[in-house]
RNA sequence: AUCGAUAAAGGCAUACCUGUGUGAAAACCAGGGACGCAAAGCCGCGGGUCUAAGGCAUUUAUGCUAUGACAGCCGGGUUGCCGAAG
Numbered sequence: 001a002u003c004g005a006u007a008a009a010g011g012c013a014u015a016c017c018u019g020u021g022u023g024a025a026a027a028c029c030a031g032g033g034a035c036g037c038a039a040a041g042c043c044g045c046g047g048g049u050c051u052a053a054g055g056c057a058u059u060u061a062u063g064c065u066a067u068g069a070c071a072g073c074c075g076g077g078u079u080g081c082c083g084a085a086g
Base pairs, nucleotide, nucleotide: 002086003083004082011037012036016032017031018030019029021028022027035072041078042077043076045075046074047073048070049069050068054065055064056063057062058061
């Protein structure tokens, strides 16, 4: 460097629940809770997915649209704990 133990020390936290919490929503935040995770640390850079306030269109309640969101969807970038075997 690569790799990743039935190792050790630690870390994170799915679903779900709670909240006169934030937000138009997606979603986020805080507390609880653990399905899992060796980057489940960080960055929306590429793809993808979600939302549609605003804008646009129209058959007027629908369609399109990110400037919104997801890093625990896949790539990429960047930083990093531990050290058995190979």

c-di-GMP-I-GGC riboswitch aptamer from Pelotomaculum sp. UBA4789, 86 nucleotides, folded computationally. Its mean pLDDT, the model's own confidence on a scale to 100, is 90.